A computed fold for a 1377-nucleotide RNA from an uncultured bacterium, annotated as small-subunit ribosomal RNA. The prediction has a mean pLDDT of 85. Rfam family: Bacterial small subunit ribosomal RNA. The RNAcentral record of the sequence draws on ENA, Greengenes and SILVA.

RNA sequence: AGAGUUUUAUCCUGGCUCAGGACGAACGCUGGCGGCGCGCCUAACACAUGCAAGUCGAACGAGCGAGAGAGAGCUUGCUUUCUCGAGCGAGUGGCGAACGGGUGAGUAACGCGUGAGGAACCUGCCUCAAAGAGGGGGACAACAGUUGGAAACGACUGCUAAUACCGCAUAAGCCCACGGCUCGGCAUCGAGCAGGGGGAAAAGGAGCAAUCCGCUUUGAGAUGGCCUCGCGUCCGAUUAGCUAGUUGGUGAGGUAACGGCCCACCAAGGCGACGAUCGGUAGCCGGACUGAGAGGUUGAACGGCCACAUUGGGACUGAGACACGGCCCAGACUCCUACGGGAGGCAGCAGUGGGGAAUAUUGCACAAUGGGCGAAAGCCUGAUGCAGCAACGCCGCGUGAAGGAUGAAGGGUUUCGGCUCGUAAACUUCUAUCAAUAGGGAAGAAAGAAAUGACGGUACCUAAAUAAGAAGCCCCGGCUAACUACGUGCCAGCAGCCGCGGUAAUACGUAGGGGGCAAGCGUUAUCCGGAAUUACUGGGUGUAAAGGGAGCGUAGGCGGCAUGGUAAGCCAGAUGUGAAAGCCUUGGGCUUAACCCGAGGAUUGCAUUUGGAACUAUCAAGCUAGAGUACAGGAGAGGAAAGCGGAAUUCCUAGUGUAGCGGUGAAAUGCGUAGAUAUUAGGAAGAACACCAGUGGCGAAGGCGGCUUUCUGGACUGAAACUGACGCUGAGGCUCGAAAGCGUGGGGAGCAAACAGGAUUAGAUACCCUGGUAGUCCACGCCGUAAACGAUGAGUGCUAGGUGUCGGGGAGGAAUCCUCGGUGCCGCAGCUAACGCAAUAAGCACUCCACCUGGGGAGUACGACCGCAAGGUUGAAACUCAAAGGAAUUGACGGGGACCCGCACAAGCGGUGGAGCAUGUGGUUUAAUUCGAAGCAACGCGAAGAACCUUACCUGCUCUUGACAUCCCUCUGACCGGCAAGUAAUGUUGCCUUUCCUUCGGGACAGAGGAGACAGGUGGUGCAUGGUUGUCGUCAGCUCGUGUCGUGAGAUGUUGGGUUAAGUCCCGCAACGAGCGCAACCCCUAUCUUCAGUAGCCAGCGGUAAGGCCGGGCACUCUGGAGAGACUGCCAGGGAUAACCUGGAGGAAGGUGGGGAUGACGUCAAAUCAUCAUGCCCCUUAUGAGCAGGGCUACACACGUGCUACAAUGGCGUAAACAAAGGGAAGCAGAGUCGUGAGGCCGAGCAAAUCCCAAAAAUAACGUCUCAGUUCGGAUUGUAGUCUGCAACUCGACUACAUGAAGCUGGAAUCGCUAGUAAUCGCGAAUCAGAAUGUCGCGGUGAAUACGUUCCCGGGUCUUGCACACACCGCCCGUCA
Repeated sequence: AGAGUUUUAUCCUGGCUCAGGACGAACGCUGGCGGCGCGCCUAACACAUGCAAGUCGAACGAGCGAGAGAGAGCUUGCUUUCUCGAGCGAGUGGCGAACGGGUGAGUAACGCGUGAGGAACCUGCCUCAAAGAGGGGGACAACAGUUGGAAACGACUGCUAAUACCGCAUAAGCCCACGGCUCGGCAUCGAGCAGGGGGAAAAGGAGCAAUCCGCUUUGAGAUGGCCUCGCGUCCGAUUAGCUAGUUGGUGAGGUAACGGCCCACCAAGGCGACGAUCGGUAGCCGGACUGAGAGGUUGAACGGCCACAUUGGGACUGAGACACGGCCCAGACUCCUACGGGAGGCAGCAGUGGGGAAUAUUGCACAAUGGGCGAAAGCCUGAUGCAGCAACGCCGCGUGAAGGAUGAAGGGUUUCGGCUCGUAAACUUCUAUCAAUAGGGAAGAAAGAAAUGACGGUACCUAAAUAAGAAGCCCCGGCUAACUACGUGCCAGCAGCCGCGGUAAUACGUAGGGGGCAAGCGUUAUCCGGAAUUACUGGGUGUAAAGGGAGCGUAGGCGGCAUGGUAAGCCAGAUGUGAAAGCCUUGGGCUUAACCCGAGGAUUGCAUUUGGAACUAUCAAGCUAGAGUACAGGAGAGGAAAGCGGAAUUCCUAGUGUAGCGGUGAAAUGCGUAGAUAUUAGGAAGAACACCAGUGGCGAAGGCGGCUUUCUGGACUGAAACUGACGCUGAGGCUCGAAAGCGUGGGGAGCAAACAGGAUUAGAUACCCUGGUAGUCCACGCCGUAAACGAUGAGUGCUAGGUGUCGGGGAGGAAUCCUCGGUGCCGCAGCUAACGCAAUAAGCACUCCACCUGGGGAGUACGACCGCAAGGUUGAAACUCAAAGGAAUUGACGGGGACCCGCACAAGCGGUGGAGCAUGUGGUUUAAUUCGAAGCAACGCGAAGAACCUUACCUGCUCUUGACAUCCCUCUGACCGGCAAGUAAUGUUGCCUUUCCUUCGGGACAGAGGAGACAGGUGGUGCAUGGUUGUCGUCAGCUCGUGUCGUGAGAUGUUGGGUUAAGUCCCGCAACGAGCGCAACCCCUAUCUUCAGUAGCCAGCGGUAAGGCCGGGCACUCUGGAGAGACUGCCAGGGAUAACCUGGAGGAAGGUGGGGAUGACGUCAAAUCAUCAUGCCCCUUAUGAGCAGGGCUACACACGUGCUACAAUGGCGUAAACAAAGGGAAGCAGAGUCGUGAGGCCGAGCAAAUCCCAAAAAUAACGUCUCAGUUCGGAUUGUAGUCUGCAACUCGACUACAUGAAGCUGGAAUCGCUAGUAAUCGCGAAUCAGAAUGUCGCGGUGAAUACGUUCCCGGGUCUUGCACACACCGCCCGUCA
């Protein structure tokens, strides 16, 4: 000293929370020792029992009396009498009991603190001083007797003493009244001196004595008390008025003393916004805790004061009480009782019950310190000194120290290698603090000879022996130091805040490890701090909470220039006080520390006093710069009243005129043939004043707009005559105050809440339309609020400029310049969280007022005031949340804007959706119909091909180290193969045959058997993952470095002007560059050149069975190598002289020629654990493995994708022509031959530019059909076949013959395509034994249309709004459950 938490991120405002310290604490877990402290905070609740205040015989009279002496009787050791008598001792008397000890109920007060005063007072014991004590008297207890009562306690009669009580005498001094004198002070007054008059005293005791202790009076002191005053002392105004002994006076009383303290009379005062009264709470202080301080909180222990003693009241005694362990009365409670009466008061020390989260022993001693009494010895003392209990706090010590690596065992974890607990342990050596044992043994005691210690045989010292007896608690996600494993699975639980937990939790629980503190550690409660989050030090109010709606003005606060005085504030010095303890500094004593002792400092305060005079204040007399007055001017929707005017609307009357008008997005309600709308003329009425008109004017604000008149307020300019600080602000108060609303009375044209009707709509109590009443207008009276806003209180001064405008003044011929006052914009410094403000401040300063202190609850409730009402003003709390909020940033989004693109729309062509079939999916069914894929981006998808296999599913039968891999042991010699039994099949069983090397031990290999490590899993999790893929999207974007700007998130660059298919390029620019994307480089294709020429080709030459077949050739086609070519290169125009665009030339090709491959940063927890790989979890005679059969092919239905059609641009038949690209050995198969055919037989050729598949088809030609469910269409079905295959039943394809269904162009809706494209036609391949309408390729024929970008969808850039950020499938409001 800060940190966490609002957001995607940022800055700010702002609350909540944490880290620190403290404690009379409590609770949880744990607990070795000692020292010093401390311990009912709650029930001022009730108390059993014991103790806590007595003492004095040297005040007094009895009584008892150890003992001593003397005498008598005699029984000679007993009785009795007298005298003396230590001591005990009830009673009388004295002193004490008013201290000490406890508690904090009451008290907001002179109670407390501090400082003064008492000239208005008292003071026992103590000290000092002065004086005195003469002489008498009468009683009452005790006691004795009688007597009452249960008791407590009495009653009567009689006796008696005193330091008990009462007269008399005396009076230095004292008191009272009187007059006189001298001083003093602070008003009343005080002190002293002398005078005469009156009044009041006494007690003795001890001792041989000296003498001592007492007694009386007076004065002084000391101590203690009482009273008065200044200042300070909590919260509430939702408590604003309180007060009759109240305030004062006079007199009397009372008190130690002043005083309405009390009483009588008189007067009507006294207190209060500087907070009276009332309500709530509370003992106050020194101090304590905290804090840098200022402050805040607190008042246990120790100390001072106060108050109280069961509750309330009262007095007595006394020096002192209205008395804790005294009295009386009343109340409540408890106890005793013979029922008639009595007794009691732990907030003393222990202790008990109760309350409570919670607080101790019915201890020892008067040895010390102190107190009471006493001459003293001494007695008393729950004050006190000690001990006991409790980790309640503070402080100190210990639980061992050194060495010790095999880094033991064990635990934990692991990538299985290790790592860690860990030198930790064991082990070796050493030491003995504490505790335990034994021996010695204090100080505290005052010595001066002795005696005398509760604590206590305690502290302390010494000795011997043993590491033996002594560690826990909390935490480990961030804040905040410290991490892994397992369990759990939004469960159990944690949590101070943020927040963890939904199957890999460093946040739950446990364990290991680690961190912190340590005889304690955590939690809880409370206080301060952090919190500048009530801001005096030290905050704010344009938008975050916060400027009153505005003005006038009271109290108050603040106030111009210069002079003089005073000294209240202020400054300096001195004095007193600020108790002790505490705190700080510095010494000292306990082994140290805590603790204790000494000295010093501080105690920021109050009071007195001496100086000072700058500033504030005050007084006096001045000044003119602030303010105001008079004078001269001009401007203005400033206000009030009266009058006048024209346009328009509506209505009325009359004319013309005819079928509509009106209204809307479109309509309808409405008006109109009874004549509307339209138009013309006349009239009526009310309201408002077009143009001028303007970020123009005026006003304090609200507000003010036709013209004229009257009355009237304010501002401004000029000049400088007058006053002389007269000023500013302004709590309360008063006044004004839009609209709506209210009351009374008018007025009412238009407009128009409510209301009615028509539309819209799912509904439409709305928006739109037709009507329409209050109201709007006037007069008077209320209301008193608005986003009453510049969301910005008023005043004064100062602080760069530029440019408009309104009203004045000055200079100048004018342009223009200067100046005062208003009103705008831009902008510097400065300020601000930013936005922004910026001489009209939100800048720099001063003065005064108002207001704010997290969001919600709530401007609500209650109370009070105002109002006719509506309502207004003032204005909470419970409870609840961790945010609410401001400004700005980046995205996403908008039924916001601008620009652009895309088969996106439009323009076209052809489809789907209707039919039949194929195929996939859903659903249903099933023993199983294995699994996955789910909008686009699942659905002829994984699957480039399920009869068995595949196969993962179901049923049944089997195997258990296993179908597959590695290791070990035993046996065999194999394995392979063959045969047989048996089975639905695998499994099972039997038989035959049979190796290599060798050092002869064995080894290699293989099989069988065995034990265990392990295998195996298409089991789960694609939300644990890798890899791969889809999609936005082949869209033009996505970023970085440095620089610059911004507090920052971020911005700039990448925006702007053009251009492009493109962030493509050019220009400009606080940016300059760069990267990933675009483009290009790559492949195919279109043209040409060159090289090469077989299996390709054949122009020319030759041969020929007429087939490039052969010779030959490589010109052409073609093949495959290498090149060329296209680059806006050229021309013209446009453009900015650019980029580029348009047109043209040339060219095979022209503006990326066409096509492909190529997919930026990222998004969708997108898809896939069933391609593969893989973490974790799960199964292990089964969720693994084998076999047979079945299923994946089911079928009321729904959807997707396709094929074939519905026909004449066609079907069928006949004969004829032209491809490309592929494939071929378990293969393609020619020709020939058989079959109507699928195909069969045979097998030439070909591992392929050679042979084969192989026929291309649409097309064209000819013929036929003639609009029909047909010579269209071919489903379905029957029969007979072919082929593949171990096997075509479930469940293959094909052929022939026969059968001949639906269907006549398809609703809403919807898909593809911009050129060699769509459409249409056929061909091939992969998979594959067989099985395509699917998929991937190939070529043939070969169109139409695009005006254009308003709209739908998707995308890009800029901009704007935003309360969204999981980002509009968002957020969020209300009702109901």